[in-house]
């Protein structure tokens, strides 16, 4: 690097450096920032994939936080592809388009395993 598997509307931020952009790409929208953005350090917390303890035939489930990783604005910000339902319009014999739920899919992230 690639593959597979889960999982992504919960949780948890303060200091130091930095100095003007950030919210993964691409369009829209929206948001967050000199009352200090991305980064990097520290340090504190979150969650419990791996872990560790008990129960279990297993699957699992309960608790725990040393130690590996991850996270700490907002659903993975939201949208964009299919596609259920209401609705409104427009053409008129079945179709086009809006706008509002929902659900899938695709891209992304993270974790374990393999490679």
């Nucleotide at each position: 690097u690639u593959g597979u598997u889960a999982u992504c509307a919960a949780g948890a931020a303060a200091g130091g450096u930095g100095g003007a952009g950030g919210g993964a790409u691409u369009g829209g929208a929206c948001c967050c920032u000199g009352u200090g953005a991305a980064g990097c350090c520290u340090u504190a917390g979150c969650a419990a994939c791996c872990c560790u303890u008990u129960a279990c035939u297993u699957a699992u489930a309960a608790a725990g936080a040393a130690g590996g990783u991850g996270c700490u604005a907002a659903a993975u910000u939201c949208u964009a592809c299919c596609u259920u339902a209401a609705u409104c319009g427009g053409a008129g014999a079945u179709u086009c388009g809006g706008u509002u739920u929902g659900g899938g899919a695709a891209g992304g992230a993270u974790a374990a395993c393999a490679u």
Model confidence (mean pLDDT): 82 of 100.
SAM riboswitch aptamer (S box leader) from Flagellimonas pacifica, 115 nucleotides, folded computationally.
The sequence was found by an Rfam model in a public genome assembly.
Its Rfam family is "SAM riboswitch aptamer (S box leader)". Its family is annotated with regulation of gene expression in the Gene Ontology.
Lineage of the source: Bacteria > Bacteroidota > Flavobacteriia > Flavobacteriaceae > Flagellimonas.